[in-house]
Molecule: transfer RNA
Organism: archaeon
RNA sequence: GGGCCGUUGGCUUAGUCUGGUAGAGCAAUGGACUCUUAAUCCAUCGGUCGGGGGUUCGAAUCCCUCACGGCCCGCCA
Numbered sequence: 001g002g003g004c005c006g007u008u009g010g011c012u013u014a015g016u017c018u019g020g021u022a023g024a025g026c027a028a029u030g031g032a033c034u035c036u037u038a039a040u041c042c043a044u045c046g047g048u049c050g051g052g053g054g055u056u057c058g059a060a061u062c063c064c065u066c067a068c069g070g071c072c073c074g075c076c077a
Stems, first nucleotide, its partner, number of pairs: 001073007010026004020057001028044005050066005
């Protein structure tokens, strides 16, 4: 330098192909249970969907660009 993949809540991630209400587990908080803790159960909270731009009635999803990370190839040594 080229190609491919990835970026979604505090953490791990689904959803992207085929645009139409942003979900789950863990964690956290509150409660139930328990002699207490743990475990279990119930509820709640938490998301600029990496940044910017474009297309569209409507974008996590399609297009462009940038950033970051991973893998492969190439070049130099």